[in-house]
RNA sequence: ACUAGAGUAGCUCAAAGGUAGAGCCGCAAACUGUUAAUUUGCUGGUUGUAGGUUCGAAUCCUACCUCUAGUG
Numbered sequence: 001a002c003u004a005g006a007g008u009a010g011c012u013c014a015a016a017g018g019u020a021g022a023g024c025c026g027c028a029a030a031c032u033g034u035u036a037a038u039u040u041g042c043u044g045g046u047u048g049u050a051g052g053u054u055c056g057a058a059u060c061c062u063a064c065c066u067c068u069a070g071u072g
Base pairs, nucleotide, nucleotide: 001071002070003069004068005067006066007065010024011023012022013021018055026042027041028040029039030038048064049063050062051061052060
């Protein structure tokens, strides 16, 4: 330099054009003599950035940024 892949909650990952979710973590409550465990609930997101297409974009298209792998 070129090619391919990845970027979504604090972490690990879903969501194949129609309300962005789960597990773990955290917080609260219940239970218990106390802790732990268990159960229930809650919090947490400008979907890497900027544009475009569309009635509607995490999703499709373009450019850029970061990371990973490969080729030279």